Predicted 3D model of a 75-nucleotide RNA (c-di-GMP-I-GGC riboswitch aptamer). The prediction has a mean pLDDT of 89. Of the family's consensus pairs, 95% are formed in the model. It was read from a public genome assembly, where an Rfam model found it.
RNA sequence: CACGAGAAAGGCAAACCCGCGGUAACGCGGGGGCGCAAAGCCACGGAUCCCUCAGGGACCGCCGGGCUGCCGAAA
Repeated sequence: CACGAGAAAGGCAAACCCGCGGUAACGCGGGGGCGCAAAGCCACGGAUCCCUCAGGGACCGCCGGGCUGCCGAAA
């Protein structure tokens, strides 16, 4: 560099429920835990979704790309 274990430490947190915000997609906080080795960050390309549709938004836990990062066997 690459790889990812019936490993260890630590981390994140789907559905659903409650509260708050938003027209909405959805976001934030709490509970919860299906999963995740980038499920950390960036809307850059595509997809999808919303709206009051020359346009403006949402989503990176859909795929690709970029940046950064913990641990460590085997091959």